[in-house]
Molecule: transfer RNA
Organism: uncultured Mycoplasmatota bacterium
Formats: sequence, structure tokens, C1' cells
RNA sequence: GUCCUGUUAGCUCAGUCGGUAGAGCAUUUGACUUUUAAUCAAAGGGUCAGCAGUUCGAAUCUGCUACAGGACA
Repeated sequence: GUCCUGUUAGCUCAGUCGGUAGAGCAUUUGACUUUUAAUCAAAGGGUCAGCAGUUCGAAUCUGCUACAGGACA
């Protein structure tokens, strides 16, 4: 330099076909318990890496950029 894959909650990842953004763990609160732990219930937490484009509508499609990993040279 060229090509491929990835970037979504504090962490690990779903969401693959365009139509209200989710799970587990973690955090907070409550219940239970003599206490802790465990268990149960609830809550908070997101410019979907960034900027543009297409569309009535984009995490999803297209282009460029940034970062991470890989292949080739």
C1' cells in the first nucleotide's frame, strides 16, 4: 500500500430480512436471612465508533474517516 472482519449499556455479546434497542454479569434499592453469602423482585445505565448519503423510516443499505485484529505485498 491492497483486501477481509469487527466497533451496540461499566464488562462479555445478541439484534443476520430496514419498522418502539435487548440478554447475561456487574451497580443501586427492596424482600428473605441473627449477619454475610445465596435466592427472588424492581430500578438506573445507550448520540448503536464518527461524518455524510439513500429512504416515509437506518444499529441494519452505500461512501469516506478513525481505532482494533487478520491475509497478501